RNA sequence: GCGAGCGUCGUAUAGUGGUUAUUACCUCGGCUUCCCAUGCCGAAGACGUGGGUUCGAUUCCCAUCGCUCGCU
Numbered sequence: 001g002c003g004a005g006c007g008u009c010g011u012a013u014a015g016u017g018g019u020u021a022u023u024a025c026c027u028c029g030g031c032u033u034c035c036c037a038u039g040c041c042g043a044a045g046a047c048g049u050g051g052g053u054u055c056g057a058u059u060c061c062c063a064u065c066g067c068u069c070g071c072u
Base pairs, nucleotide, nucleotide: 001071002070003069004068005067006066007065010025011024012023018055027043028042029041030040031039048064049063050062051061052060
């Protein structure tokens, strides 16, 4: 330099264009307990960035950034 793949809560993940974006751990609150732990219930927290298509985009297209891999 060329090509391919992947970017989603703090971490790891699901998601075939339409309902409040899924689940687990972590964090916080409540219940339980003499206290802690366990258990149960609840809450907060995310679609890499910028455009485009569409009535509607995490999803499709383009560019760009980051990571990984292959070729030279």